A computed fold for a 72-nucleotide RNA from uncultured Rugosimonospora sp., annotated as transfer RNA. The RNAcentral record of the sequence draws on MGnify. Lineage of the source: Bacteria > Actinomycetota > Micromonosporales > Micromonosporaceae > Rugosimonospora. Rfam family: tRNA. Rfam's curators write: Transfer RNA (tRNA) molecules are approximately 80 nucleotides in length. Rfam classes the family as a transfer RNA.
RNA sequence: GUCCUCGUAGUUCAGCGGAAGAACACGGUCGUCCGAAGGCCGAGGCCGGAGGUUCGAAUCCUCCCGGGGACA
Numbered sequence: 001g002u003c004c005u006c007g008u009a010g011u012u013c014a015g016c017g018g019a020a021g022a023a024c025a026c027g028g029u030c031g032u033c034c035g036a037a038g039g040c041c042g043a044g045g046c047c048g049g050a051g052g053u054u055c056g057a058a059u060c061c062u063c064c065c066g067g068g069g070a071c072a
């Protein structure tokens, strides 16, 4: 330098055109003599950034930024 891949909640990841989800972690509550385990409820996201396509974009296209990889 060229190409491929990944970037979504504090963390690990789903979601691949039509209302952003799960697990763990966190808060509350039930429970207990007090805790733990377990049950229930809840908070937390301008989906890496900027444009474009579309009635509608996390999702498709372009450029840029960052991580990983292949080739030179």
Stems, first nucleotide, its partner, number of pairs: 001071007010024004018055001026042005048064005